[in-house]
RNA sequence: CGGCGACAAGGGCAAACCCGGCGCGAGCCGGGGACGCAAAGCCACGGGACCCUCGCGGUCAGCCGGGCCACCGAA
Numbered sequence: 001c002g003g004c005g006a007c008a009a010g011g012g013c014a015a016a017c018c019c020g021g022c023g024c025g026a027g028c029c030g031g032g033g034a035c036g037c038a039a040a041g042c043c044a045c046g047g048g049a050c051c052c053u054c055g056c057g058g059u060c061a062g063c064c065g066g067g068c069c070a071c072c073g074a075a
Base pairs, nucleotide, nucleotide: 004073005072012037013036017032018031019030020029021028022027035062041068042067043066045065046064047063048060049059050058051057052055
């Protein structure tokens, strides 16, 4: 440096659900909460799902692939 990922260390994120707010909606934001996650960090590029006012439209990165960036170090 590349790969790999442990009953390691220190940490991180946070599903469902509840409360408040936003949005026509899919959903999003904040708080609580943890099912899980080694990229569950970021990006709608390909596939996929979903929404609507059906088009130069939108949502999902915690569905899969891909791209970019990154902590630790047993086998």
Molecule: c-di-GMP-I riboswitch aptamer
Organism: Arthrobacter sp. SX1312